[in-house]
């Protein structure tokens, strides 16, 4: 130099369903099911809304974390979870350091 892989640093990207209650589709309260279902601080709004910072969890091209398609299609379930199908489709967020292993060069010794 040059790779891939342990490891460390820094960094970026994502979700928040469902049931019951309730005027209420609520970042209100219970319950489910998950890694995670807005824990925590804060603000507009003022009621079919939302945002801001942090945490938690997943997930960063060897990328089904998540997003479109999609108020989808079939089976299942009260619903949602879940299974298959669309579908390895179309999107999606990475630098540095660096053990090892390989090449190159250069010095000294024989």
């Nucleotide at each position: 130099c040059g790779u891939c892989c342990a490891u460390c640093c820094c960094c970026g990207g994502g979700g928040g369903g469902c049931c019951g209650c309730u005027g209420a589709c609520g970042c209100g309260c219970g319950g489910c099911u998950g890694a995670g279902a807005g824990g925590c601080a804060g603000g507009c709004u003022g009621c079919a809304g939302c945002c801001u910072g942090c945490g938690a969890c997943c997930c960063g091209c060897u990328g089904a974390a998540c997003c479109u398609g999609a108020u989808c299609c079939g089976g299942c379930u009260g619903a949602c979870a879940c299974c298959g199908g669309c579908g390895g489709a179309g999107g999606g967020a990475g630098g540095g350091a660096g053990c090892g292993c390989g090449g190159c060069c250069g010095a000294a010794a024989u």
The RNA shown here (TPP riboswitch aptamer (THI element)) has 110 nucleotides.